[in-house]
Context: one part of a larger RNA
């Protein structure tokens, strides 16, 4: 001198922008952060109309129609987003390649097809058991839930033939026979939606070349180790498993071990080379109380799913339950230190659904914070008889605070009061027209603001409402006086104080930054 996810002090007006638990990956109270589809189903509280029967009537029992809360079945999402940085030196990560050894819902293209059947189960209704969490057992019920049956091949598998390549293993193509293998319908009649295949696209799953911390006071390391032959096994290649067979693999160009770590774009600092770092963005990866598992799925070995054990918390009728904030917020620990138990789905994006919409602590807002950067103001001019107070001078006098103040004349950013007030927002929906591709597509017109009465703006009125910390011996910009008397204290470094201290504490001045100034810590 540049810089910080800072922190402490001492001071603070305001406004944009960014930032905001670095420590205990320690423990959580409470409330939200994942649903949604009646256009897949079966049943249905409740409302409301009309209507029968009883009754003088209120009303009471039904019957139609239409609404349809909540649970249930079923689908699709919940594998995204959102946090964190344990762990991990590793094909994690970064690059650059392959897969002739793969999968890939939803999308988007384009072809075929959507045929008859059949058996349950929830819910509901009954009756039990339990303090509850939740449970049992019996009768009954749909479906786009489930299982058979046909039908089907550009689709797999087997055996054959030919062709055309390639990079060795082989690969692709054309055919010929056998043999397996689908569907779910709903409808507002416009459509959606199912199955089967091919292409695409997007996303992943694996493998190869290089790059990738310290320690030799760590020198030797490895039995599925190392390779082969057969299986199993995965969407796939492989000790990935497993049986046999061989005896191999790695390493001084640092293996193995021990220690630290999430990687990377990037930051910071340097004139480069370098050196330090991985806060916020973004991309990848690992975790999800601790530790193992497998389910379901197009995907998961699943943060807010499941089961086992373990620690800890909780409820109890003591027999048995419930739980996981490293999701926003909050708490209480730790800490030198880090916000509000805030609004809204208006916008962008996701889920779901024909749509309407619903959900969405993603997001966009807003709250506290000088934590940072960057911008503004705390007035401008003019004012000498240089007031007057402090101060300081070998002094009846001068210096300097000082145009500084009063005073005059002005301005009015920001703040205040009263008004006016937005872009972001055109969508989708509705509703008219047009075209011809007959449901699409283009035009017109209605709606739709959390932020927010906010930025922005008229208009009053008045200098009004706003300056402070360090330092002044050299380095280093700024000096006199008083007190102390190697005491008290200062101090980055050199040093200063023992009776004249420009260094120590106070005043005056004065010099550097400025809503900040300094201190400490840590990088260059």
């Nucleotide at each position: 001198g540049g810089a910080u996810u800072a922190a402490c002090g001492c001071u603070a007006g305001c406004g944009g922008c960014a930032g905001g638990c670095c420590u205990a990956a320690u423990a959580c109270a409470u409330g939200c952060a994942a649903g949604u589809c009646g256009a897949a189903c079966g049943g249905g509280a409740u409302u409301a109309a009309u209507u029968g029967u009883a009754g003088c009537a209120a009303u009471a029992c039904g019957a139609u129609u239409a609404u349809g809360a909540g649970a249930g079945u079923g689908g699709c999402g919940c594998a995204c987003g959102g946090g964190u940085g344990c762990g991990u030196a590793a094909c994690a990560c970064g690059u650059a390649u392959g897969c002739a050894a793969c999968c890939u819902a939803c999308c988007u293209u384009u072809a075929a097809c959507u045929g008859g059947g059949g058996a349950a189960u929830a819910g509901c209704u009954c009756a039990c058991c339990g303090a509850a969490a939740g449970g049992u057992g019996a009768a009954u019920u749909a479906a786009u839930a489930c299982c058979g049956c046909a039908u089907a091949a550009c689709a797999u598998u087997a055996u054959g033939a030919a062709g055309u390549g390639g990079c060795a293993u082989u690969a692709c193509u054309u055919u010929a026979u056998a043999a397996u293998u689908a569907a779910a319908c709903u409808u507002u009649c416009g459509a959606g939606g199912g199955u089967u295949a091919a292409a695409g696209a997007u996303g992943g799953g694996c493998a190869u070349g290089c790059g990738u911390c310290c320690g030799a006071u760590u020198a030797g390391c490895u039995a599925g180790u190392u390779g082969g032959c057969g299986g199993g096994g995965u969407a796939a290649a492989a000790g990935c498993c497993c049986a046999c067979c061989a005896a191999g693999g790695c390493u001084a160009c640092g293996a193995u071990c021990g220690g630290u770590a999430g990687g990377g774009g990037g930051u910071c600092u340097g004139a480069g080379a370098g050196g330090a770092u991985g806060a916020u963005c973004c991309c990848c990866c690992a975790c999800a109380c601790u530790g193992g598992u497998a389910c379901u799925g197009a995907g998961a070995c699943a943060c807010g799913g499941a089961c086992c054990a373990g620690a800890c918390u909780c409820c109890u009728a003591c027999g048995g339950g419930a739980g996981g904030c490293a999701g926003c917020a909050g708490u209480a620990a730790g800490g030198a230190a880090u916000a509000u138990u805030g609004g809204a789905c208006a916008a962008u994006g996701g889920a779901g659904g024909c749509a309407a919409c619903u959900c969405u602590g993603a997001u966009c807002c807003a709250g506290c914070c000088a934590u940072g950067c960057c911008g503004c103001g705390u007035g401008a001019a003019g004012g000498a008889u240089g007031a007057a107070u402090g101060c300081c001078c070998u002094a009846u006098g001068g210096g300097u605070u000082g145009u500084a103040a009063a005073c005059u004349u002005c301005u009015u950013u920001u703040a205040u009061a009263c008004g006016g007030g937005a872009c972001a927002a055109a969508a989708c929906c509705c509703c008219u027209c047009u075209a011809c591709g007959u449901g699409u597509a283009g035009a017109g017109g209605g709606u739709u603001g959390a932020u927010g009465g906010u930025a922005c703006u008229g208009u009053a009125a008045g200098a009004a409402u706003a300056a402070g910390g360090g330092u002044c011996g050299g380095c280093u910009a700024a000096c006199u006086u008083c007190g102390u008397g190697c005491c008290a204290g200062c101090a980055g470094c050199c040093g200063c104080g023992g009776u004249a201290a420009u260094a120590c504490g106070a005043a005056g001045g004065a010099c550097c930054c400025a809503a900040g100034c300094g201190u400490u810590a840590u990088c260059c």
Predicted 3D model of a 524-nucleotide part of an RNA (small-subunit ribosomal RNA, 5' domain) from a Bacteroidota bacterium. Model confidence (mean pLDDT): 84 of 100. Lineage of the source: Bacteria > Pseudomonadati > Bacteroidota.